[in-house]
Order: sequence, then structure tokens, then C1' cells
RNA sequence: CACGGAUCAGGGCAAACCCGCCGAAAGGUGGGGACGCAAAGCCAUGGGUCUAAGGCCGUUCAGGCUAUGACUGCCAGGUUGCCACA
Repeated sequence: CACGGAUCAGGGCAAACCCGCCGAAAGGUGGGGACGCAAAGCCAUGGGUCUAAGGCCGUUCAGGCUAUGACUGCCAGGUUGCCACA
């Protein structure tokens, strides 16, 4: 240096749930709240998952398909980084 994270310091983030707002929804966001997290920092690049407004199919109905919408706290990949160990 790298792999890795038993331990230390300063700390950081914040699941479920509740309330407000945005959104068709998934979901996002602010406040409260902590299940957890060593990248639970950042990037939708590959896979995966969720939603289906619009579009298409359908007998108008029921229903089905579809991402240009989302999720990085699902797994990879990229990139930056604290502390300790060695």
C1' cells in the first nucleotide's frame, strides 16, 4: 500500500410507524421516531424489484401488456472518504 473491520475517538446516516406537503401511483420531501448501517456518501451503468398516468390490445366493460416514472437500506460495477488495526 492492499485485503479486511475485533477495538478506540469525534461523530454521521436513519427502517417501521405517525403528521404536513408533492405525485395518477410507485415513491419523494420536511418534522417526529430508531430497526439497523463502515460507505445506509455519491452515480439508475448491468441485473433485479415496484408502479402504470399516457399509449397499445380488448366487446365500450372487466382485464392484459408497456417506463419515458421510481427504488442504491436488493445484488454487482464505478467513484470519493473518517478512525483503528496491520

Source information
Predicted 3D model of an 86-nucleotide RNA (c-di-GMP-I riboswitch aptamer) from a Clostridia bacterium. The source organism's lineage runs through Bacteria, Bacillati, Bacillota and Clostridia. The model forms 95% of the base pairs in the Rfam consensus. It was read from a public genome assembly, where an Rfam model found it. Its mean pLDDT, the model's own confidence on a scale to 100, is 85.